[in-house]
Context: one part of a larger RNA
RNA sequence: CUGGGCGUAAAGAGCACGUAGGCGGCCUAGCAAGCGGCAGGUGAAAUCUCACGGCUCAACCGUGAAACUGCUUGCCGAACUGCUGGGCUAGAGUGCGGGAGAGGACAGUGGAAUUCCUGGUGUAGCGGUGGAAUGCGUCAAUAUCAGGAAGAACACCUGUGGCGAAGGCUGCUGUCUGGAACGCGACUGACGCUGAGGUGCGAAAGCUAGGGUAGCGAACGGGAUUAGAUACCCCGGUAGUCCUAGCCGUAAACGAUGGACACUAGGUGUUGGAGGUUUCGACCCCUUCAGUGCUGCUAAGCAAACGCGUUAAGUGUCCCGCCUGGGGAGUACGGCCGCAAGGUUGAAACUC
Numbered sequence: 001c002u003g004g005g006c007g008u009a010a011a012g013a014g015c016a017c018g019u020a021g022g023c024g025g026c027c028u029a030g031c032a033a034g035c036g037g038c039a040g041g042u043g044a045a046a047u048c049u050c051a052c053g054g055c056u057c058a059a060c061c062g063u064g065a066a067a068c069u070g071c072u073u074g075c076c077g078a079a080c081u082g083c084u085g086g087g088c089u090a091g092a093g094u095g096c097g098g099g100a101g102a103g104g105a106c107a108g109u110g111g112a113a114u115u116c117c118u119g120g121u122g123u124a125g126c127g128g129u130g131g132a133a134u135g136c137g138u139c140a141a142u143a144u145c146a147g148g149a150a151g152a153a154c155a156c157c158u159g160u161g162g163c164g165a166a167g168g169c170u171g172c173u174g175u176c177u178g179g180a181a182c183g184c185g186a187c188u189g190a191c192g193c194u195g196a197g198g199u200g201c202g203a204a205a206g207c208u209a210g211g212g213u214a215g216c217g218a219a220c221g222g223g224a225u226u227a228g229a230u231a232c233c234c235c236g237g238u239a240g241u242c243c244u245a246g247c248c249g250u251a252a253a254c255g256a257u258g259g260a261c262a263c264u265a266g267g268u269g270u271u272g273g274a275g276g277u278u279u280c281g282a283c284c285c286c287u288u289c290a291g292u293g294c295u296g297c298u299a300a301g302c303a304a305a306c307g308c309g310u311u312a313a314g315u316g317u318c319c320c321g322c323c324u325g326g327g328g329a330g331u332a333c334g335g336c337c338g339c340a341a342g343g344u345u346g347a348a349a350c351u352c
Stems, first nucleotide, its partner, number of pairs: 003324004007306002012320001014201004021194003025088007033081002035077008049065006091191001092188003095184003103177007110154001114150008125136002162169002206247006215241002220236004258319006268293009301308002325352003334345004
């Protein structure tokens, strides 16, 4: 330097932005670096290979040839790559226009329910289970009515609906703000793709400080069950769950499927846009475009099979990440990060 792979067998980084690097649209002129041809120089000898020869053979040795696949110089060269100049608009981006959305941040606000408090009515039970008991209740519970307080979550709408890069996002209103799609084709003119390092985001749990605490509820206590019951069931209940600021950086972070582009039949639902139809409009209906989702596939193709199948696991190109028998082990040691918990990088002996 090279092979084969990565949905389920080992293997796609949780996600994004982006540095270096790699790769890169159409036309044109020049250069001739890459690339190709020819020629010259050089590529020591020995070694290797071939031929012949010398030791009786061989090893060994001698002579010659070939080779040394390289470097360099000159000349020539259609295309391709590259470099320089000029141009283009199909990639990419900008602008204008009207729409959709639980995208994000902050502030405000609403009703139902729950628990607690106060008062009224009312009396002996309530609660809980498979059945019970612990528990609560005559200092009046449960039930019911009225008033008040608090915190957390947002029924119906609601949808194999929507938005977001992923994690994720749902009462309502306002302010600020990100992205995508569509239409126009006005503007820039390759400004692009990927991305080692790097940087940022990143569920839950956990951590630090301060607040908050209605319900739920690890730990813990009690009651049951059981041979036991450090459980499942029941009664309680602290951290936590919530807010603010800061850490942590993990997950079956899953589509177990990296990103981009192009190509290869259709059908259907949904969202949005455009056009038509219509009576101005809307609904319905028809055509079409884009995004997204679904289904069933069948078609090709792929696949070990399962299955995938325009949202590919098909056909190709570019770039990154990763795998290389099981266990030992995601362990040890060291480094880096963290307050800690731990994370990340990541072996070997030995063994089958």